[in-house]
Context: one part of a larger RNA
């Protein structure tokens, strides 16, 4: 000097930031991922009209509108958010490569969308179960599923030609054969569908170098190292399988053990370096523990599934349910770390044609001097140098000290009143033009924070100073008490009767809404 700090004393205001470093311990409760009726069948409630019955209330039926919950389907749930257990390399950083690869949504270009059929949720009926849930029958729709057709395009097999590459080869063109598509909805504005090429974005794989400590760890290795053929994958590869060879790594530290997420960066230092990896950004890993796959463009999936285990809960004892290392919050642990808050107004995300809906991401507010920064606690005058305190060589003097009183002034902060929906807000919509990129015009609406910031007026010095030190290092000294006691102490060391070193007082010094102590790093 620094700190995610803690502790003691003290504490006026504001801005900006930060806030479980320990038990990846266990979790009550609420919320954190849903959207779409312009994909589909269908419908409770409600509204309107109407028919019948009735004196009426009303009941039943029909039609139209609107439409909750549930279901099929599609997209999303692989993002965002959390944590640092594991990991010393399947990671990270950096530089390259893929002639060994994939990529939903998005953008550009080209082409297409003809026909036929099928089932199943739901609903209805019936059964089982305490529940979770589940079984059977009948029936129905789609942007659900299947088949046929078409094939500009792609893939593939066998050929022809050309260009290029260090290369296993790559690319272009061409002939024949084989294989592979689709879906509609609408409010008529539009929104979607299929195939291919290219782009963008994201991802996968590989290689070189770098990446903590220990030799009181010296040998390690059998899919091990390489080859051939295959399997598998989006893709290369002992990734896997069969066969063959006997290799491969290692004192330039293999193997083993310990420790640890990595980086951008942060702290410190003149630098070299040392230390750290909280907040923010990038990458990785994990989601009660271990394993496994399914779906999908993408997961081996935090708030999906299956199996096993530990734990907790419900039970009618037959059987079931659960996973806060999401946001709050609870218990526990600890020196120690906050509210079971508000809003989707903005930014961003999901979905939807859109209106919109959802969003503990995010934006805000609350708590905490945890840090940094700013402001204030008044300013000017004022000597009887007041009183009091303390010291003293004591009818006196010194000091506290212009300090106070007193006079004048100011009003930040505070309090109070008024103004201030200022600004963060322009978009989405409609219309017009268009080179389809966009540009122009325009009505209305929308603010959680918040009556906040800010501005103005009023009020009255009014509402606001402590902490540590004073032997030397080290700025700052006397008195009394104590008497090797009580105590101090970072080091040297103080204290045994004149203690500037202990305790108290006065004074002084330093810093200041803080000041000291302790821990840690340089």
């Nucleotide at each position: 000097g620094a700190u995610g700090a803690a502790c003691g004393c003290u504490a006026g205001c504001g801005g900006c930031a930060g806030g479980c470093c320990u038990a990846a311990u266990a979790c009550a409760u609420g919320c954190a991922a849903g959207a779409c009726g312009a994909a589909c069948g269908g419908u409770a409630a409600g509204a309107u009209u109407u028919a019948u019955a009735g004196c009426a209330a009303u009941a039943u039926g029909a039609a139209u509108c609107c439409a909750a919950g549930a279901g099929u389907g599609u997209c999303g749930u692989a993002a965002g958010g959390g944590u640092g257990c594991g990991u010393a390399a399947c990671g990270a950083g950096u530089a390259u490569g893929c002639a060994a690869u994939c990529u939903g949504c998005c953008c550009g270009c080209a082409a297409c969308a003809g026909g036929a059929g099928g089932a199943u949720a739901g609903c209805u009926c019936g059964g089982g179960g305490a529940a979770a849930c589940u079984c059977g029958a009948a029936u129905u729709a789609a942007c659900c599923c299947u088949c046929c057709a078409u094939a500009g395009a792609a893939u593939u097999a066998c050929g022809g030609g050309g260009u290029g590459g260090c290369a296993u080869c790559a690319c272009c063109u061409u002939g024949u054969g084989a294989u592979u598509a689709a879906a509609u909805c609408u409010g008529a504005g539009g929104a979607g569908g299929u195939u291919g090429c290219g782009g963008a974005u994201g991802a996968g794989c590989a290689u070189g170098c770098u990446u903590c400590u220990g030799a009181u760890u010296a040998g390690c290795u059998a899919g091990u190292u390489g080859g051939u053929a295959g399997u598998g994958u989006a893709a290369c590869g002992g990734a896997c399988u069969a066969c063959c060879a006997a290799g491969g790594c290692g004192a330039u530290g293999a193997u083993c053990a310990g420790u640890a997420g990595g980086g951008g960066a942060a702290c410190u230092g003149a630098g070299a370096g040392g230390u750290u990896g909280a907040u923010c950004c990038c990458c990785c890993a994990c989601a009660c523990u271990g394993g496994c796959a399914c779906u999908g463009a993408g997961a081996u999936a935090c708030g999906g599934g299956c199996c096993a285990g530990a734990c907790u809960c419900c039970u009618a004892c037959g059987g079931g349910a659960g996973g806060c290392a999401g946001c709050a919050g609870u218990a526990g642990g600890g020196a120690a770390u906050a509210u079971u808050g508000g809003a989707c107004a903005a930014u961003g995300g999901g979905u939807g044609a859109g209106a919109g809906c959802c969003u503990g991401a995010u934006c805000c507010a609350g708590c905490c001097a945890u840090g940094c920064c700013g402001c204030g606690u008044g300013c000017a005058g004022g000597a009887a140098g007041a009183a009091g305190g303390c010291c003293u060589u004591c009818u006196g003097g010194g000091u506290u000290g212009u300090a106070a009183a007193c006079u004048g002034c100011u009003u930040u902060u505070g309090c109070c009143a008024g103004g201030g929906g200022a600004u963060a807000a322009a978009a989405a919509g409609a219309c017009c033009g268009u080179g389809c990129g966009c540009g122009g015009u325009u009505a209305a609406u929308u603010g959680a924070a918040g009556g906040u910031a800010c501005c103005u007026a009023g009020u009255g010095a009014a509402u606001a100073a402590g902490c540590c030190a004073c032997g030397g290092c080290u700025a700052a000294c006397u008195a009394c008490g104590u008497g090797c006691c009580a105590g101090c102490a970072g080091c040297c060391g103080c204290g045994g009767u004149a203690a500037u070193a202990c305790g108290u007082a006065g004074g002084u010094g330093g810093c200041a809404a803080g000041c000291g102590u302790u821990g840690u790093c340089c």